c-di-GMP-I riboswitch aptamer from Clostridium fungisolvens, 88 nucleotides, folded computationally.
Model confidence (mean pLDDT): 86 of 100.
The source organism's lineage runs through Bacteria, Bacillati, Clostridia, Clostridiaceae and Clostridium.
Of the family's consensus pairs, 95% are formed in the model.
RNAcentral holds the sequence, with entries from Rfam.

RNA sequence: AAUUGAAAAAGGCAAAUUUGUCGAAAGGCAAAGACGCAAAGCUAUGGGCCUAAACGGUUAUAUACCGCAUGGUUGCCAGGUUGCCAGG
Numbered sequence: 001a002a003u004u005g006a007a008a009a010a011g012g013c014a015a016a017u018u019u020g021u022c023g024a025a026a027g028g029c030a031a032a033g034a035c036g037c038a039a040a041g042c043u044a045u046g047g048g049c050c051u052a053a054a055c056g057g058u059u060a061u062a063u064a065c066c067g068c069a070u071g072g073u074u075g076c077c078a079g080g081u082u083g084c085c086a087g088g
Stems, first nucleotide, its partner, number of pairs: 003087003012037002017032006035075001041081003045078003048073003055067004
């Protein structure tokens, strides 16, 4: 140093759910809470997935249906980037 996460320690994050709040929604944020996580730190760059307000279309004229990301998700995967402890 590549690399590894078996054991240990120090510390870290926080799913579902509940409450409040923002949002058209998906979802975000705060608190409570722990299912899990060695990058469950950061980054929407590629793919996936979720939503469909605006916009376009349909026609039964509307609180309907269809399409669409410019909205999200990094706790779906990959890429980029930084990093704790221990083995090596």